Predicted 3D model of a 339-nucleotide RNA (Bacterial RNase P class A) from an Acidimicrobiia bacterium. RNAcentral holds the sequence, with entries from ENA. It matches the Rfam family "Bacterial RNase P class A". Rfam's curators write: Ribonuclease P (RNase P) is a ubiquitous endoribonuclease, found in archaea, bacteria and eukarya as well as chloroplasts and mitochondria. Model confidence (mean pLDDT): 80 of 100.
């Protein structure tokens, strides 16, 4: 210096008006995002249901740990991919049973003879009777061809030619031990029949998990009309007096329009830490950080620079995934490399 992996910041900056929502008597003070997005998990809060225990339907599937909790994270196995750094993996079961496999090939699920080899037995034909010929029957998966796959490989006996037919080594699988590991696993042993194709985010089998519905949740107060009950009602208890009323006036129940609340002090944010390889956190300290309900965060000016992208709450918090201009930061491979 070139290729390239992996972490992570910031999402134009300052000023001045003017103007919008929240709080606040005012002065004043807060006022979008890293994804506020999709609604794809998980939870929190509501409200309904609910003895208990099954089918069904849904989700999850290697280990060990974070966490309120999780299909999330972190670590670590295994399996893949890469020269590496590092990346991907729903990663339980295909020697329970069921489907499914284009195209090219004879043959593709109790494999299959197209070429090709054999033709020991049987046919057939010669024959100097010793024996050759022919490829009919029929044997054959070693070898070719077609395929993503043709049902262990490699050597040898063996045979008419073959074949785990049989034997050695080696992969795999199966049962047992033995060592290491907290555990997936991982090293090795002996022994077993010789081989078991591939698909389960296809049924399905097996473990384990889920009750439904969601802020239009749900709660509180309530005009007016329509409905019920009293005959009065006000004047401080009582009686008179005054004054309002039958087209009236008091009271009651549910609850419409309307208003409130839920609704912003939280599994909060920054700092700093014991612990722990990390995810993450015991403790401490400090901050208050949009809450609208037709729906606020906008506009106009200057200056400055690398000229600015994706997009905007609407119950709330953890994640995933998805969009995303340009800048910057830090670790690592190639690389015992070029210069």
């Nucleotide at each position: 210096c070139g290729a390239g992996c992996c972490c992570g910041u910031u999402a134009g900056g300052c000023g001045a008006c003017c103007g919008c929502g929240g709080c606040g008597c005012a002065a004043g003070u807060c006022g979008a995002g890293g994804a506020a997005a999709g609604u794809c998990c998980g939870g929190a809060c509501u409200c309904c249901a609910u003895a208990g225990g099954g089918c069904a339907c849904g989700g999850u599937g290697c280990u060990g740990g974070g966490u309120a909790a999780c299909u999330c994270c972190c670590a670590g196995g295994c399996g893949g991919g890469g020269c590496a750094a590092c990346c991907c993996g729903a990663c339980g079961g295909a020697a329970a049973g069921u489907g499914c496999a284009a195209c090219a090939g004879a043959g593709a699920g109790c494999a299959a003879a197209c070429c090709g080899c054999c033709g020991a037995u049987g046919g057939c034909c010669c024959u100097u009777c010793g024996g050759g010929g022919c490829a009919c029957a029929g044997g054959u998966a070693a070898g070719g061809c077609u395929g993503a796959a043709a049902g262990g490989g490699u050597g040898g006996u063996g045979u008419a030619a073959g074949a785990g037919a049989c034997c050695a080594c080696c992969a795999g699988c199966g049962u047992c031990g033995c060592g290491g590991g907290a555990g997936a696993c991982c090293g090795g042993g002996a022994c077993g029949g010789c081989u078991a194709g591939g698909u389960a985010a296809a049924c399905c089998c097996c473990a384990c998990c889920g009750g439904g519905a969601g802020c239009a949740a749900g709660g509180c107060c309530a005009a007016g009309c329509a409905g019920g009950g009293a005959c009065g009602g006000g004047u401080a208890g009582c009686c008179c007096g005054c004054c309002c009323a039958a087209u009236g006036u008091c009271c009651c129940a549910g609850g419409u329009a309307g208003g409130c609340c839920g609704c912003g002090c939280g599994a909060g944010g920054c700092c700093g830490a014991a612990g722990g390889c990390a995810a993450c956190g015991a403790c401490g300290g400090u901050c208050c950080c949009a809450g609208a309900u037709a729906g606020a965060u906008g506009g106009u000016c200057g200056c400055c620079c690398a000229c600015g992208a994706c997009a905007g709450a609407a119950u709330c918090c953890g994640g995933c995934u998805u969009a995303c201009a340009g800048a910057c930061g830090g670790g690592c491979u190639c690389a015992u490399g070029a210069a």